The part of an RNA shown here (small-subunit ribosomal RNA, 5' domain) has 529 nucleotides and comes from an uncultured prokaryote.
Context: one part of a larger RNA
RNA sequence: GAACGAACGUUGGCGGCGUGCUUAACACAUGCAAGUCGAACGAGAAAGUUCCUUCGGGGACGAGUAAAGUGGCGCACGGGUGAGUAACGCGUAAGUAAUCUACCCUUGCAUCUGGAAUAACUCACCGAAAGGUGUGCUAAUACCGGAUACGUUGAUUUAUCAAGAAAGGUGGCCUCUAUUUAUAUGCUACCGUGCUAGGAGGAGCUUGCGUACCAUUAGCUAGUUGGUGAGGUAAUGGCUCACCAAGGCCACGAUGGUUAGCGGGUCUGAGAGGAUGAUCCGCCACACUGGAACUGAAACACGGACCAGACUCCUACGGGAGGCAGCAGUGAGGAAUAUUGCGCAAUGGGGGCAACCCUGACGCAGCGACGCCGCGUGGAUGAUGAAGGCUUUCGGGUCGUAAAAUCCUGUCAGAUGGGAAGAAAUGAUUCAUGGUUAAUACCUAUGUUUUUUGACGGUACCAUCAAAGGAAGCACCGGCUAACUCCGUGCCAGCAGCCGCGGUAAUACGGAGGGUGCAAGCGUUGUUC
Repeated sequence: GAACGAACGUUGGCGGCGUGCUUAACACAUGCAAGUCGAACGAGAAAGUUCCUUCGGGGACGAGUAAAGUGGCGCACGGGUGAGUAACGCGUAAGUAAUCUACCCUUGCAUCUGGAAUAACUCACCGAAAGGUGUGCUAAUACCGGAUACGUUGAUUUAUCAAGAAAGGUGGCCUCUAUUUAUAUGCUACCGUGCUAGGAGGAGCUUGCGUACCAUUAGCUAGUUGGUGAGGUAAUGGCUCACCAAGGCCACGAUGGUUAGCGGGUCUGAGAGGAUGAUCCGCCACACUGGAACUGAAACACGGACCAGACUCCUACGGGAGGCAGCAGUGAGGAAUAUUGCGCAAUGGGGGCAACCCUGACGCAGCGACGCCGCGUGGAUGAUGAAGGCUUUCGGGUCGUAAAAUCCUGUCAGAUGGGAAGAAAUGAUUCAUGGUUAAUACCUAUGUUUUUUGACGGUACCAUCAAAGGAAGCACCGGCUAACUCCGUGCCAGCAGCCGCGGUAAUACGGAGGGUGCAAGCGUUGUUC
């Protein structure tokens, strides 16, 4: 000199863009943060309104709505944190003939035929609760058989054998078919389902090289190193097991210890390098502590389940409930770090044909000069150089065109009025064209017409009004280092980054006037180069 997720002191007008628990991976009250689908399925209230009534009640609408259940998809994403980890964890370059892949895109072939249950619900019962037991009933795109097999897999082998699938839903129509005249069992459109091949994106595994300090850590190792066989996995492998051999690593630093998430980057520097890893992006690890699994395409799963432990809470003492390192917020710790806000309008995500629902992701607003950037606190004229302060050699000098005064301007803040962009869509509707079809219907694809949607927010921005009116401080002035005099003090009080000042004329202490520097900041402290 530069920098900072800073803090402290002091001062403080406005705006834009960023940014904000670096400490206790300490404990957490409360609310919210993951649901959705009735176009998979069976069932199905109430309040309220209204009608009838024998005044007991009943019917209709509410409504096939709400709440719940079976089933599907999602919950492995998104969001947080950096405890652990010195490691194929990360980075980089390769390999996988040793692999998997739900949803999405494309190809091909199918979607035939049967069956048995079960939740919800009913009834009975246990329990303080959390919850649970039994009986009876029922559905499915839930579950289980059988058939078929383009391609697939395996075996023997070179054309055979064996294995292994599936689910239907919604809309429209009456041409054919069946009943017989308005329906589906039929036809049809769309969506879905199964198998299969490829792609995209994603993931697993392996390897070369690189990746902190300590030798005041020198030896370490029995599943240890290798082989054969088996098991296991999507897959290689001591990954696991049986047997066999006795190997394997190491001063090119093994083993042990300490510290630490890694990278893109960031800061500094002419560079080489040094320091660092907040925000943003990629990867990894973790989810009260430890362990082992289930489901699933994928987890050994933050807001799933089980066991053990510590802690907190409820209890009828028999037993139960919980996990903010999600967003806010509380306590504690600390020099120190924000609102228990608004909205799904946009972008993105989950579910759904869709409408739509959910989304503390996200978009916004709030708080903090925490940082960077921009703007303002007025401009011109104005000498008898006013008053006043300070100083003086008492003549004067200086603050100083500074003020006053006169004439202007109107940024920001204030008031009034106007007022965006961010919105593209989806759905419905009009028309056109194509596909499908017996069809001009319906459905569907593309385009088109009209219509609809804004949290921020009456915000940005614009115009008008009024008025110089509301807006300057902080540090320093001995040298380094830009800036000097007076008074007070008298080795005292004090200053100080270094040199050093102060013991009666202190430009170095304290005050004043003046000056210098930076400026909504300025200084100090800490840390890095």

The coordinates come from a structure-prediction model, not an experiment, and the mean pLDDT is 83. The RNAcentral record of the full RNA draws on ENA.